Molecule: transfer RNA
Organism: Micromonas commoda
RNA sequence: GGGUGUGUAGCUCAAUGGUAGAGCAUUAGGCUUUUAACCUACUGGUUGCAGGUUCAAAUCCUGCCAUACCUA
Repeated sequence: GGGUGUGUAGCUCAAUGGUAGAGCAUUAGGCUUUUAACCUACUGGUUGCAGGUUCAAAUCCUGCCAUACCUA
């Protein structure tokens, strides 16, 4: 230099173009003499960035960025 994949909550990951979710973690409460464990509830997202297509985009297309791998 060329090619392929990945990028979504603090972490690990889902999500046929049609309300962005789960587990863990955090926070609050319950239980307990206290802690741990357990139970309940909540919070937390410009879906890497910028455009395009569409009534509607995490999803399709283009460019860029970061990262992993393959190749010269």